Small-subunit ribosomal RNA, 5' domain from a Bacteroidales bacterium, 524 nucleotides, folded computationally.
The coordinates come from a structure-prediction model, not an experiment, and the mean pLDDT is 84.
Its Rfam family is "Bacterial small subunit ribosomal RNA".
[in-house]
Context: one part of a larger RNA
RNA sequence: GGAUGAACGCUAGCGGCAGGCUUAACACAUGCAAGUCGAGGGGCAGCGAGGGUAGCAAUAUCUGUCGGCGACCGGCGCAAGGGUGCGUAACGCGUGAGCAACAUGCCCGUAUCAGGGGGAUAAUCCAGGGAAACUUGGUCUAAUACCCCAUAGUAAAUAUUGGAGGCAUCUUCGAUAUUUUAAAGCUUUGGUGGAUACGGAUUGGCUCGCGUGACAUUAGCUAGAUGGUGGGGUAACGGCUCACCAUGGCUACGAUGUCUAGGGGUUCUGAGAGGAAGGUCCCCCACACUGGUACUGAGACACGGACCAGACUCCUACGGGAGGCAGCAGUGAGGAAUAUUGGACAAUGGAUGGAAAUCUGAUCCAGCCAUGCCGCGUGCAGGAAGACGGCCCUAUGGGUUGUAAACUGCUUUUGUAUGGGAGCAAUAAGGACUACGUGUAGUUUGAUGAGAGUACCAUACGAAUAAGCAUCGGCUAACUCCGUGCCAGCAGCCGCGGUAAUACGGAGGAUGCGAGCGUUAUCC
Numbered sequence: 001g002g003a004u005g006a007a008c009g010c011u012a013g014c015g016g017c018a019g020g021c022u023u024a025a026c027a028c029a030u031g032c033a034a035g036u037c038g039a040g041g042g043g044c045a046g047c048g049a050g051g052g053u054a055g056c057a058a059u060a061u062c063u064g065u066c067g068g069c070g071a072c073c074g075g076c077g078c079a080a081g082g083g084u085g086c087g088u089a090a091c092g093c094g095u096g097a098g099c100a101a102c103a104u105g106c107c108c109g110u111a112u113c114a115g116g117g118g119g120a121u122a123a124u125c126c127a128g129g130g131a132a133a134c135u136u137g138g139u140c141u142a143a144u145a146c147c148c149c150a151u152a153g154u155a156a157a158u159a160u161u162g163g164a165g166g167c168a169u170c171u172u173c174g175a176u177a178u179u180u181u182a183a184a185g186c187u188u189u190g191g192u193g194g195a196u197a198c199g200g201a202u203u204g205g206c207u208c209g210c211g212u213g214a215c216a217u218u219a220g221c222u223a224g225a226u227g228g229u230g231g232g233g234u235a236a237c238g239g240c241u242c243a244c245c246a247u248g249g250c251u252a253c254g255a256u257g258u259c260u261a262g263g264g265g266u267u268c269u270g271a272g273a274g275g276a277a278g279g280u281c282c283c284c285c286a287c288a289c290u291g292g293u294a295c296u297g298a299g300a301c302a303c304g305g306a307c308c309a310g311a312c313u314c315c316u317a318c319g320g321g322a323g324g325c326a327g328c329a330g331u332g333a334g335g336a337a338u339a340u341u342g343g344a345c346a347a348u349g350g351a352u353g354g355a356a357a358u359c360u361g362a363u364c365c366a367g368c369c370a371u372g373c374c375g376c377g378u379g380c381a382g383g384a385a386g387a388c389g390g391c392c393c394u395a396u397g398g399g400u401u402g403u404a405a406a407c408u409g410c411u412u413u414u415g416u417a418u419g420g421g422a423g424c425a426a427u428a429a430g431g432a433c434u435a436c437g438u439g440u441a442g443u444u445u446g447a448u449g450a451g452a453g454u455a456c457c458a459u460a461c462g463a464a465u466a467a468g469c470a471u472c473g474g475c476u477a478a479c480u481c482c483g484u485g486c487c488a489g490c491a492g493c494c495g496c497g498g499u500a501a502u503a504c505g506g507a508g509g510a511u512g513c514g515a516g517c518g519u520u521a522u523c524c
Stems, first nucleotide, its partner, number of pairs: 001524004006520005013376006019369002021334001026332003030329003035076003040073002043069002047067003050063005083287003092212008102204002107200007115149004125138005155180011185192002213259003220250003225247008262284004266277004289310005312323004340366001342365003348362001349360004379410004389401005415461006424451001430445007468513005473494003479508005489496002
């Protein structure tokens, strides 16, 4: 000198764009953050409509008939999105390869198929238990829930056999025989969904080369340890696991141990080489009160799922139960220090759905903070009696503050008031037209704006509403007076202060930067 997720002191007009618990992965009150589908199903708790009965009417009552729909069965989603950096020195990450050792819901393409039957169960109803959380028994019923039979090969398994190829185990293309496994309906009749197989795309799993901290004041480490054979297990290879057998394996090119740490793209600095950092944004990894375990599923060993153990907090009728903000806000604590218990699904994206739509603290916006970067303003021109006042001096005078002010003219960025007022919106349902394969596609028309009456524009007014901070001995740009008298104090280093201090405190003046300036901390 540059830089910062900064803090502190003094000061402060505005806007745009960013950023905002670096400390306690400390504990959390409250609200919200993952639902959706009635075009799968039985139904009808509540709402609206219709209908029936009683009544003059108000109204009462019955009725799933319609719109819809709480709870329930079922499907898809909840493994994404969002948060944090505890752990991890590791195939965790980066980069380059491999899988002849693998999986892949939704999506796309191709081929083929969907015949027949069965038994349950939730809800409802009835009867209980419990303070509660919740739960038990009985009767009935449905399905795209569950099960059985049939049918099927380019699927799977086993055996025999032929050809081709390679990368060692082998791979691939065929033939024959035996065995095994499918399906679901709804419908406005257009469709949409279902099953099997192959292929694609996407996403993931595994393996390897190289790279990726400190300490040798850590020198030896290792029994599933290293390898083999054979079972088991996995989507898949493998001591992944087990039985038996062998005695190997790693290490001075640093094993093992201890300490520290998420990695990268990138960021800062530097002429570069390097050095330092990994906050915001993107990719990967790990974690979800602490430890462990599996279930479901295409995918989890699952942040707002389950079970067990532990610590903590809460409720209790003392028998027993409930909870997990490292989601968004917010609270306490810690700390030098870090924001609102805001608005909206209008846009983008996601889940579900045929769609309308519903949900979405993702997201888009608004609020707070000079935390940073950038931009604008606090006026411009003229104006010498060089005014008054202040300060200084060689003091009837002069210098300086200083064209500075007053005064004259001008402008209105900004401000205040009034008026107008966006883009972000593309489309959906519906309507019209065109094409043909006659219900699909295309064109056109046609709702919807949180931000927001915001940005922006116009008019009026009036210099009006707007400057500080640090320094002035040398390094280092900028000097005099007064006070103090090794005192009070200053200080980054050298050093100042003991009676004329340009170094302390005040004043005048000056210098630097400027809505900031200085100090502290850290890196180069």